A computed fold for a 122-nucleotide RNA from a Bacillota bacterium, annotated as Guanidine-I riboswitch aptamer. It matches the Rfam family "Guanidine-I riboswitch aptamer". Rfam's curators write: This family represents a conserved RNA structure found upstream of the ykkC and yxkD genes in Bacillus subtilis and related genes in other bacteria. Its mean pLDDT, the model's own confidence on a scale to 100, is 80.
RNA sequence: AUGAAGAUCUUCUAGGGUUCCGUCAGGAUUGGCCUCGUGUAUGCGGGGCGUUCUGGGACUGGUCCGAGAGGGGAUCCACGCCCGAGAGCGGCGUGUCACGGAGGGACAAAAGCCCGGGAGAU
Numbered sequence: 001a002u003g004a005a006g007a008u009c010u011u012c013u014a015g016g017g018u019u020c021c022g023u024c025a026g027g028a029u030u031g032g033c034c035u036c037g038u039g040u041a042u043g044c045g046g047g048g049c050g051u052u053c054u055g056g057g058a059c060u061g062g063u064c065c066g067a068g069a070g071g072g073g074a075u076c077c078a079c080g081c082c083c084g085a086g087a088g089c090g091g092c093g094u095g096u097c098a099c100g101g102a103g104g105g106a107c108a109a110a111a112g113c114c115c116g117g118g119a120g121a122u
Base pairs, nucleotide, nucleotide: 006076007075008074009073010072011071012070015065016064020062021061022059023056024055025054026053027052028051029050032049033048034047035046036045037044038043077095078094079093080092081091082090083088097117099120103115104114105113
């Protein structure tokens, strides 16, 4: 200095947080329902459910984000072989290595996401 150490998409996972749902805690609520006690100017007090507000991801979870160096799939591509006189939108096969900050960026937020097979290391 160079590198087909293939590319893109998709799906799932490790991982990730907290918009929404759920969940947990607390408050309000009878001009919502049920129920218990008291007891009768059909009132007062308690409990449960519902509704609503606030807080919690040192809440398993659903939704959500999600890997170059994790798995699967599709398409393309590269190479080899086969078929074929050749062209070939044909057939088969192979596609193996991969340590990595700090910092920054997005969405509600974070991350093994993106910058990035970057800097650096080997």